[in-house]
């Protein structure tokens, strides 16, 4: 210093649920509460993917229904950094 990641050490984060706010909605954001993570650290019109559909357009007798994100997901892949060290 790369790569790798153990019955290592020091830690760290916090799924679903619940309860409150915000939000048309996905979903955040707090507090509990841990399924799990070696990056579940940060990036989201300078990558791919996906989720809503307030609100535009198209249909329609209406209800619905189809597309369109500048909205939301990184603990979907991905880019970027980064603790320690056995073998």
């Nucleotide at each position: 210093g790369u790569g790798u990641g153990a019955u290592a050490a020091a830690g760290g984060c916090a799924a679903a649920c619940u309860u409150a706010u915000c939000g048309a909605a996905a979903g955040a954001u707090a507090a509990g509460g841990a399924c799990g993570c070696a990056a579940a650290a940060c990036u989201a019109u300078a990558g791919g993917g996906g989720c809503u559909u307030c609100g535009u357009c198209a249909u329609u007798a209406a209800a619905a229904u189809g597309a369109c994100a500048u909205g939301c997901c990184a603990g979907c892949c991905a880019g970027u950094u980064g603790c320690c060290a056995a073998a």
Predicted 3D model of an 87-nucleotide RNA (c-di-GMP-I riboswitch aptamer) from a Bacteroidota bacterium. The sequence was found by an Rfam model in a public genome assembly. Its mean pLDDT, the model's own confidence on a scale to 100, is 86. Lineage of the source: Bacteria > Pseudomonadati > Bacteroidota.